[in-house]
Context: one part of a larger RNA
RNA sequence: CUGGGCGUAAAGCGUGCGCAGGCGGUUUUGUAAGCCAGAUGUGAAAUCCCCGGGCUUAACCUGGGAAUGGCAUUUGGGACUGCAAGGCUCGAGUGCGGCAGAGGAGACUGGAAUUCCUGGUGUAGCAGUGAAAUGCGUAGAUAUCAGGAGGAACACCGGUGGCGAAGGCGGGUCUCUGGGCCACUACUGACGCUGAGGAGCGAAAGCGUGGGGAGCAAACAGGAUUAGAUACCCUGGUAGUCCACGCCGUAAACGUUGGGCGCUAGGUGUGGGGGUCCUUCCACGACCUCCGUGCCGCAGCUAACGCAUUAAGCGCCCCGCCUGGGGAGUACGGCCGCAAGGCUAAAACUC
Numbered sequence: 001c002u003g004g005g006c007g008u009a010a011a012g013c014g015u016g017c018g019c020a021g022g023c024g025g026u027u028u029u030g031u032a033a034g035c036c037a038g039a040u041g042u043g044a045a046a047u048c049c050c051c052g053g054g055c056u057u058a059a060c061c062u063g064g065g066a067a068u069g070g071c072a073u074u075u076g077g078g079a080c081u082g083c084a085a086g087g088c089u090c091g092a093g094u095g096c097g098g099c100a101g102a103g104g105a106g107a108c109u110g111g112a113a114u115u116c117c118u119g120g121u122g123u124a125g126c127a128g129u130g131a132a133a134u135g136c137g138u139a140g141a142u143a144u145c146a147g148g149a150g151g152a153a154c155a156c157c158g159g160u161g162g163c164g165a166a167g168g169c170g171g172g173u174c175u176c177u178g179g180g181c182c183a184c185u186a187c188u189g190a191c192g193c194u195g196a197g198g199a200g201c202g203a204a205a206g207c208g209u210g211g212g213g214a215g216c217a218a219a220c221a222g223g224a225u226u227a228g229a230u231a232c233c234c235u236g237g238u239a240g241u242c243c244a245c246g247c248c249g250u251a252a253a254c255g256u257u258g259g260g261c262g263c264u265a266g267g268u269g270u271g272g273g274g275g276u277c278c279u280u281c282c283a284c285g286a287c288c289u290c291c292g293u294g295c296c297g298c299a300g301c302u303a304a305c306g307c308a309u310u311a312a313g314c315g316c317c318c319c320g321c322c323u324g325g326g327g328a329g330u331a332c333g334g335c336c337g338c339a340a341g342g343c344u345a346a347a348a349c350u351c
Base pairs, nucleotide, nucleotide: 003323004322005321006320007305008304012319014201015200017198021194022193023192025088026087027086028085029084030083031082033081034080035077036076037075038074039073040072041071042070049065050064051063052062053061054060091191092188093187094186095184097182098181099180103177104176105175106174107173108172109171110154115149116148117147118146119145120144121143125136126135162169163168206247207246208245209244210243211242215241216240220236221235222234223233258318259317260316261315262314263313266296267295268294269293270292271291272290273289274288275287276286277285300307301306324351325350326349333344334343335342336341
């Protein structure tokens, strides 16, 4: 060659795009590279196997036969794969008409609340806790009224609801812009799937430069608690959290479940669209249907838990990954990064 696996035991790349490669609907004709059959040549001898023979037997020796993955040439075959040419429309895409949406980017804007400032009223407390204290307050706080400043986040609606490839996205308006779904089947005619490398996006924290800074809050300080308390609780508080631009490239980046296509009982809720019926029309309702998102459940699968048309069922294609625990996602080397560090990734030794 040709193992078995990857929801939870080791194992799905965080995610999409995509070059090479792998794989690829239906039909006709041709071709004959793969493929199948025949023939010829070759495939040394010995060995192995079969039938004999020789040493008193055996091992051993020996005659004949068989066998020999294959390779080359040649004659055919034409199902399947490939290749060439042509056709088709169900895959894929385009068009036309609608629809829903926190999808993305920029600009502008609104109200509530916190804090601070100014002024008025007003007086001895406020704040905080298990209880306190630190803290704030007679230089007038807390409370309350009026005015102002500034930053950040958007209550209700709000939903096992929606959108996005993922990360993620939630006040309102405008501009620009991506994707999806349904209906019509008008057009193209396999234009497809996957995707090693590659290049893009990628929460939070962190980094660089410049701004901003209300609240919150690592570090830090103080007060408590305690045997101690470098914590939990309290009073403060700086980076940071916010914005612009540039890095970083990680995560329990999780559905711990890669992508695509087809097939395989149902029931029920919900979001988007279409149709039929009912209705005088509309709304509502009933039924059918496509797409999404949940729950329950049959067959089947599973070690069990559970999964079950949104599969972890039955199949095919492509990629990634695993191979006892520790050492270790470490060392070394390389690549990347301003750094922090990231990616790739062992061994000795040990159980």
Molecule: small-subunit ribosomal RNA, central domain
Organism: uncultured bacterium